This is a predicted structure of a 74-nucleotide RNA (transfer RNA) from a Candidatus Omnitrophota bacterium.
The coordinates come from a structure-prediction model, not an experiment, and the mean pLDDT is 80.
It matches the Rfam family "tRNA". Gene Ontology term of the family: triplet codon-amino acid adaptor activity. Rfam classes the family as a transfer RNA.
[in-house]
RNA sequence: GGGCGCUUAGCUCAGUUGGUUAGAGCGUUUCCUUGACAUGGAAAAGGUCAGAGGUUCGACUCCUCUAGCGCCCA
Numbered sequence: 001g002g003g004c005g006c007u008u009a010g011c012u013c014a015g016u017u018g019g020u021u022a023g024a025g026c027g028u029u030u031c032c033u034u035g036a037c038a039u040g041g042a043a044a045a046g047g048u049c050a051g052a053g054g055u056u057c058g059a060c061u062c063c064u065c066u067a068g069c070g071c072c073c074a
Base pairs, nucleotide, nucleotide: 001073002072003071004070005069006068007067010026011025012024013023019057028044029043030042031041032040050066051065052064053063054062
């Protein structure tokens, strides 16, 4: 230098051809249970979907560029 893949909650990851409200597990907070802790039960908070632009009535999803990470080729 060229090609490919990935980027979604604090962490690990889903998200089926674009369609109403973006989810799970773990973790965190509160409550119940206990003398207290752990376990167990209930509830809640937490996301500019890496950034920008474009297409579309409508974008996490499609296109382009940028950034970071990984793999391959030279």